RNA sequence: GCAGAGAAUAGGCCGGGGAGCUAAGGGUUCCUUGUAACCGCAAACCCCUUUCAGGCGGGGCCGAAGCCGGAACGAGGUGUGCGCUGUAGCGCAAACCCGCGGGCUUGACGACGAAGUCCUGUCCUGCUGGGUCGUUCGGGCGGCGAACCUGGCGAGGCGCGGAAGCGAGCGGCCAUAAACCGAGCGUGCGACGCUUGCAGGGUAACGGGAUGGAGAAAAGCCUUCGGAUAAUUUGCGCUUAUUGUGCAUAUCGGAUAAAGGCGUUUCUCUGC
Numbered sequence: 001g002c003a004g005a006g007a008a009u010a011g012g013c014c015g016g017g018g019a020g021c022u023a024a025g026g027g028u029u030c031c032u033u034g035u036a037a038c039c040g041c042a043a044a045c046c047c048c049u050u051u052c053a054g055g056c057g058g059g060g061c062c063g064a065a066g067c068c069g070g071a072a073c074g075a076g077g078u079g080u081g082c083g084c085u086g087u088a089g090c091g092c093a094a095a096c097c098c099g100c101g102g103g104c105u106u107g108a109c110g111a112c113g114a115a116g117u118c119c120u121g122u123c124c125u126g127c128u129g130g131g132u133c134g135u136u137c138g139g140g141c142g143g144c145g146a147a148c149c150u151g152g153c154g155a156g157g158c159g160c161g162g163a164a165g166c167g168a169g170c171g172g173c174c175a176u177a178a179a180c181c182g183a184g185c186g187u188g189c190g191a192c193g194c195u196u197g198c199a200g201g202g203u204a205a206c207g208g209g210a211u212g213g214a215g216a217a218a219a220g221c222c223u224u225c226g227g228a229u230a231a232u233u234u235g236c237g238c239u240u241a242u243u244g245u246g247c248a249u250a251u252c253g254g255a256u257a258a259a260g261g262c263g264u265u266u267c268u269c270u271g272c
Stems, first nucleotide, its partner, number of pairs: 001272008011062004015033005023050005038058004066262003072256001076252009086242002088239008097227003101223006109215001116211007123201005129195002131192005137186002141182003150175004158167003
């Protein structure tokens, strides 16, 4: 002198950045970032310090270990601009929807006669005659119809009588009254899946007749024009909106960290 072991002391650490303040540094203060980021006390007309730049008190860790320093790099955050993208809103156009037409295809039906045109019926209104049905009233007809208080006949039984016989008379039978029922007639009113005639109106559809002489009801597709446009769909455009993302830029930024600077002490033992 070097290395190792032990002990001690000086010292260091227990966030960073910016603003403000200051001659300057640290702090209280404000802002920011961020953590594993000690505690108490004083301090903005402020407190403490002096380039090795806080003070007082307490605690923990490291310990000659380190400290100062910060080029560079930089995870990530935020703002702005631009692009792309999704959403929302708004606007325009188109589709969808409606109407009048046009074209193409198919086409029930059609020379046993299509479209078109004319007349007419079915429909409506008024008048008129009938029919049917319902209902009111009326007389007639038929049926039925009386425990007794209607009539006739009157078994049995009853009464009178010596008898012949006479009398009243229930059930029953016959007839009939009222009431009821039935069909029909007349009459008034009402209604109509009916009907005669006249006049008027209407005629989409269907029927009939006439004319006509080859198309044609309808459906599907395409299309001109016009309308509607609530919702939906598609396209385009716009936005003090909004989602995600890329690029650029500004800013903050934990951490890492180069150059350089300061420091690297004392005691004991061992080895070289």